[in-house]
A computed fold for a 334-nucleotide RNA from Ramlibacter sp. bp-362, annotated as Bacterial RNase P class A. The coordinates come from a structure-prediction model, not an experiment, and the mean pLDDT is 77. Taxonomically the source falls in Ramlibacter (Bacteria, Pseudomonadati, Betaproteobacteria, Burkholderiales). The gene name in the source record is rnpB. RNAcentral holds the sequence, with entries from ENA.
RNA sequence: GAAGCCCGCCAGGCCGCCGCUGGUGCAAUCGCCGAAAGGCCGCACUGGAGGAACGUCCGGACUGCACAGGGCAGCGUAGCAGGUAACACCUGUCCACCGCGAGGUGAGGAUCAGAGCAACAGAGACGAGUCCCGAACCGAGCGCGAGCGAGGGGAGGGGGUGAAACGGGCAAUCUCUACGCGCAGCAAUACCAAAUAGGCCGGCUUUGACGUGGUCCCGCGGAGCUGGCGGGUAGGUAGCACCGAGCCGGUGGGGCGACCCCCGGCCCAGAGGAAUGGCGGUCACGCCUGGGCGACCAGGCGCACAGAAUCCGGCGUAUCGGCGGGCUUCACAU
Numbered sequence: 001g002a003a004g005c006c007c008g009c010c011a012g013g014c015c016g017c018c019g020c021u022g023g024u025g026c027a028a029u030c031g032c033c034g035a036a037a038g039g040c041c042g043c044a045c046u047g048g049a050g051g052a053a054c055g056u057c058c059g060g061a062c063u064g065c066a067c068a069g070g071g072c073a074g075c076g077u078a079g080c081a082g083g084u085a086a087c088a089c090c091u092g093u094c095c096a097c098c099g100c101g102a103g104g105u106g107a108g109g110a111u112c113a114g115a116g117c118a119a120c121a122g123a124g125a126c127g128a129g130u131c132c133c134g135a136a137c138c139g140a141g142c143g144c145g146a147g148c149g150a151g152g153g154g155a156g157g158g159g160g161u162g163a164a165a166c167g168g169g170c171a172a173u174c175u176c177u178a179c180g181c182g183c184a185g186c187a188a189u190a191c192c193a194a195a196u197a198g199g200c201c202g203g204c205u206u207u208g209a210c211g212u213g214g215u216c217c218c219g220c221g222g223a224g225c226u227g228g229c230g231g232g233u234a235g236g237u238a239g240c241a242c243c244g245a246g247c248c249g250g251u252g253g254g255g256c257g258a259c260c261c262c263c264g265g266c267c268c269a270g271a272g273g274a275a276u277g278g279c280g281g282u283c284a285c286g287c288c289u290g291g292g293c294g295a296c297c298a299g300g301c302g303c304a305c306a307g308a309a310u311c312c313g314g315c316g317u318a319u320c321g322g323c324g325g326g327c328u329u330c331a332c333a334u
Base pairs, nucleotide, nucleotide: 001330002329003328004327005326006325007324008323009322010321012283013282014281015280016279017278018277020048021047022046023045024044025043026042031040032039033038050305054316055315057314058313059312060311061310062185063184064183065182074181075180076179077178078177079093080092081091082090083089094108095106096105097104098103109176110175114174115173116170117169131159132158133157137152138151141148142147189238190237191236192235199229200228201227202226203225204224205223206222210221211220212219213218214217244267246266247265248264249263250262252261253260254259285302286301287300288299289298290297291296
């Protein structure tokens, strides 16, 4: 210098103006919406997307239902050891394969339980058996005879096809073994709670028109008015934004490592038709055009993928451009 491998990081900065939204405080107890529950208007301060918030593929927290224990079925996982709340994730290591190498990939238990499967070629492909050569032996026929001999026969061995030919392979085909899993999911779930309709209980009225019983004006039912109770729905509140599997820092300790422990600091989005935006200026970066020998100058364009919705841990996928560290191979120079 060229070509690579592995790991980590950034994802435009600053200023001004106008908005959106959470929290806290102040103000107010007035006003507005609503039957209520509950919610809202003003001012100030302050917080406001991501490394993937994405896919919703795994694992959990949480909630409801179910549940004596065990088994079957179903689904999932698979070397060994470890990490973790847990995992199909991660780490270390063995083995196999790929790469000259740094490294990468792996559904890597079992085919003396049973079943199933194999393109092309080949006689035959998972069932058994024999396509070709071919010993003994049999033998039409020929020869006066010694003998020759088509054909049959198949011991034993060999050939040919193919990845594989009574011997293996595939379990990423069923299956077996071991282990794990109760089922649903925040539209979970809990609480408050209208209107209307219907349900239950009570009070009053009713003979002008209803049914029925009798002691003939009274009971029951029905009807009308009215009071109460209870369930569900709309709506509202909580769940829900968190002192936690939390975040940041440490020339702290243990471990090869994943990770664990200790110390110090911090509180870090949150609605629910769903906020996190728009404009201007300036600086930085990339590309294009023009000018200049050049450093550079001017103008234009661009700045990815994507966007929280109960919350975490993973995996997978998308991503303009850029930065840092470690390592490998080759070439050259000393």